[in-house]
RNA sequence: GCGGGUGUGGUAUAGUGGUAUUACAACGGUCUCCAAAACCGUUAACGGGGGUUCGAUUCCCUCCACCCGUG
Numbered sequence: 001g002c003g004g005g006u007g008u009g010g011u012a013u014a015g016u017g018g019u020a021u022u023a024c025a026a027c028g029g030u031c032u033c034c035a036a037a038a039c040c041g042u043u044a045a046c047g048g049g050g051g052u053u054c055g056a057u058u059c060c061c062u063c064c065a066c067c068c069g070u071g
Stems, first nucleotide, its partner, number of pairs: 001070007010024003018054001026042005047063005
């Protein structure tokens, strides 16, 4: 340089066109003499930009980061 893949809360993930799932973590509460565990609740996310569409995490273009292959 060329080709391919991945990018979603703090972490790990689901989601292939209709306002994003689950677990852990964090915070608050119940329980307890205290703590842990358990249970209940809360907060928080679609890599950046542009396009298509009534509507985009999803489709298209481009850029960025990382990974794999190849010369």